[in-house]
Context: one part of a larger RNA
RNA sequence: GUCAGCGAGUCCUCCUGCGCAGCGCGCUUCAGCCGCUAGGUGUAGGCGCAGGUCACCCGAGUCUCCAAGGGCGCACCGUUGCGCGGGGGGGACCCGAAACCGAGUGCUCGAGUCCUGGGCAGGUCGAAGGGGGGGGACCACCUCCUGGAGGACCGCACCCACUCCUGUGGCAAAAGGAGGGGAAGACCUGGGAUUAGGGGUGAAAGGCCAAUCAAACUCGGAGAUCGCUGGUUUUCCGCGAAAGCUAUGGAGGUAGCGCGUGGAGAAGGCCUGGACCGGAGGUAGAGCGCGGUUGGGGCCUCGCGCCCCGACCACCUUCCAAUGCCGGCGCCAGGAUCCUCCGCAGACAGACCUUCGGUGCGAAGAUCGAAGGUCGAAAGGGAAACAGCCCUGCUCGCACGCUAAGGUCCCCAAGCCGCCCACCAGUGGGAAAGGAGGGGCGCGCCCGAAGACAGCCAGGAGGUGGGCUGGGAAGCAGCCAUCCUCGGAGGAAGGCGUAAGAGCGCCCGGGUCGAGGGCGCGCCCGCCGAGAAUGUACCGGGGCUCCAUGGGCGCACCGAAGCGGCGAGCUCGACCCGCGCGGUCGAGCGGUAGCGGAACGUUCCGUGGGCCGAAGAAGGCGGAUCGCGAGGUCCGCUGGAGGUGUCGGAAGUGCGAAUGCUGAC
Numbered sequence: 001g002u003c004a005g006c007g008a009g010u011c012c013u014c015c016u017g018c019g020c021a022g023c024g025c026g027c028u029u030c031a032g033c034c035g036c037u038a039g040g041u042g043u044a045g046g047c048g049c050a051g052g053u054c055a056c057c058c059g060a061g062u063c064u065c066c067a068a069g070g071g072c073g074c075a076c077c078g079u080u081g082c083g084c085g086g087g088g089g090g091g092a093c094c095c096g097a098a099a100c101c102g103a104g105u106g107c108u109c110g111a112g113u114c115c116u117g118g119g120c121a122g123g124u125c126g127a128a129g130g131g132g133g134g135g136g137a138c139c140a141c142c143u144c145c146u147g148g149a150g151g152a153c154c155g156c157a158c159c160c161a162c163u164c165c166u167g168u169g170g171c172a173a174a175a176g177g178a179g180g181g182g183a184a185g186a187c188c189u190g191g192g193a194u195u196a197g198g199g200g201u202g203a204a205a206g207g208c209c210a211a212u213c214a215a216a217c218u219c220g221g222a223g224a225u226c227g228c229u230g231g232u233u234u235u236c237c238g239c240g241a242a243a244g245c246u247a248u249g250g251a252g253g254u255a256g257c258g259c260g261u262g263g264a265g266a267a268g269g270c271c272u273g274g275a276c277c278g279g280a281g282g283u284a285g286a287g288c289g290c291g292g293u294u295g296g297g298g299c300c301u302c303g304c305g306c307c308c309c310g311a312c313c314a315c316c317u318u319c320c321a322a323u324g325c326c327g328g329c330g331c332c333a334g335g336a337u338c339c340u341c342c343g344c345a346g347a348c349a350g351a352c353c354u355u356c357g358g359u360g361c362g363a364a365g366a367u368c369g370a371a372g373g374u375c376g377a378a379a380g381g382g383a384a385a386c387a388g389c390c391c392u393g394c395u396c397g398c399a400c401g402c403u404a405a406g407g408u409c410c411c412c413a414a415g416c417c418g419c420c421c422a423c424c425a426g427u428g429g430g431a432a433a434g435g436a437g438g439g440g441c442g443c444g445c446c447c448g449a450a451g452a453c454a455g456c457c458a459g460g461a462g463g464u465g466g467g468c469u470g471g472g473a474a475g476c477a478g479c480c481a482u483c484c485u486c487g488g489a490g491g492a493a494g495g496c497g498u499a500a501g502a503g504c505g506c507c508c509g510g511g512u513c514g515a516g517g518g519c520g521c522g523c524c525c526g527c528c529g530a531g532a533a534u535g536u537a538c539c540g541g542g543g544c545u546c547c548a549u550g551g552g553c554g555c556a557c558c559g560a561a562g563c564g565g566c567g568a569g570c571u572c573g574a575c576c577c578g579c580g581c582g583g584u585c586g587a588g589c590g591g592u593a594g595c596g597g598a599a600c601g602u603u604c605c606g607u608g609g610g611c612c613g614a615a616g617a618a619g620g621c622g623g624a625u626c627g628c629g630a631g632g633u634c635c636g637c638u639g640g641a642g643g644u645g646u647c648g649g650a651a652g653u654g655c656g657a658a659u660g661c662u663g664a665c
Stems, first nucleotide, its partner, number of pairs: 001665006011090013026047003032041003051058002061072004093231002096228001100221006111195009120185001122154003125150001129146006158182003162179005197213001199209003234599006244257005259346001260344006270335005276328004285319001350375010380391003395568004400564003406558003409542003415555001417554006428544001434528002438525010455512003459508001461485003466480003491506001495504002569589008577580001600654001602651005610644003619638008
């Protein structure tokens, strides 16, 4: 892991609601007694029949109370049993703690202590003391020898465990290898004894007390408790939530309310939307103030006149939606709801999207509100893939039809559809500030056959190299001025250039040419801006350029579990009838938590001394068939002795999950 077996809302009692039954001249007995059981008897007691008050007490009233008023009552049927739903008390759906307490069992491990034994190769250093000699007044002291002290030194056995490697389902639930420390001592060790669980022992690490220690182990209290996690077993049908408010030592719990479900009741009454009518209000906007920014204007001083503004005070005044909300209604449309009471819930972690706000950074797949939607609990089609986006709400069947979103070149169902326009960037198929004689459309203005614009040809002069400054300043470093002449035109010069000049070209006019040219604004499409890490990789791919791109118009087609057609099932409602779960018509039938309804099967019992069974029971294997289904029936083989229809009753009543339990493989 698989298979088989086992495995979780039970029983007792009290309360409550519903169903059924009995009685309701209220209902009912308990113990006891009688009886083999079934039952009989038994009226103590219980519930009901009156409440109010703390009570006395009063009583359809009573309490408060000066009074008035108010609170709780009075008009509305109970009770016993059985069944079911639920609640309380019990282990109370099952499994699961860490722990707490009691009584015991442990000192063969390890810790301390006690008793009795054992062990420590070899080598080294050489304390005190002693002796000889020297020395001294005596000592001291010196020297040699002797001596053999030491938690002394080196190092086996023995003990320890500091480092690294190996080992890590090992050789081993702590080892092996190579090194390391102690090794005559606070040493090591055999045997025996002793100290016990809030206790021991501890050269102290919360260490150790039998591979267990911040309180051992065993059994018991015990099914401790767990607002936590997991699990909770057959079928079909109807409806179908919530992730909110309030409160809580509350926040992942619970209660009341909101939302679900089932039952009962009540009104010609109710609900929803729209129109109309009547209301409340201070949001958006506006206005004002302030800040920022773009463009324009103003700013020496005093006096006077006129106009405008003007703090503070006083008076008088003081804009305002759309929606939404509340109420009304005799109107319109739609619906089968709305309301009250009772039983049972679940839920009180929500998520994203659009819109309006708060927080945040005008961040977040952020967070907190509000209005709506979807998911949650929703399948199908689209969005390549993709709970929350778009379309659309899946009872079942059909090799029928029409559509939605989205699509119609191929992958891939359907238009290489028609007309007009745009685009060359593979833009489409990722991005900003900003930039550009890319392209298209529109509007305004100006120039042009008295010749525009562009190009080409020549002219572009004189006073004069204006004055100043300066080394120089000649149109062209800078400052000032910016005139006159000749002319068709030519600046005291817009640019390049020189040291300064020169030179080149420009303005300007002429000629040539011969038809449009120029400027500004608005809109649309494109271009640049544009770098990234495995491999194209920012169309799903192929591939696409008068398109298979973008815009507009048009027709057609495809496209879903939507809608329609045909058939079937179930539920509800209405109607009909020959009343059966019958017919016709209409509507409904996605679904988690959950509520309600109807069934199937298993074991045992009654029915049943019945019925089936060796002419073959149960069980097993296979086939056919009936039922929406759980399942049923029949046949064959196997098996070899029991099984049980129907209608009822009672439950150890249905397994795939609980790191479930036991066994097998």
A computed fold for a 665-nucleotide part of an RNA from Picocystis salinarum, annotated as large-subunit ribosomal RNA, domain II. Its Rfam family is "Bacterial large subunit ribosomal RNA". Its family is annotated with structural constituent of ribosome and ribosome in the Gene Ontology. A source record names the gene rnl. The coordinates come from a structure-prediction model, not an experiment, and the mean pLDDT is 85. The source organism's lineage runs through Eukaryota, Viridiplantae, Chlorophyta, Picocystales and Picocystis. The full RNA is in RNAcentral, with records from ENA.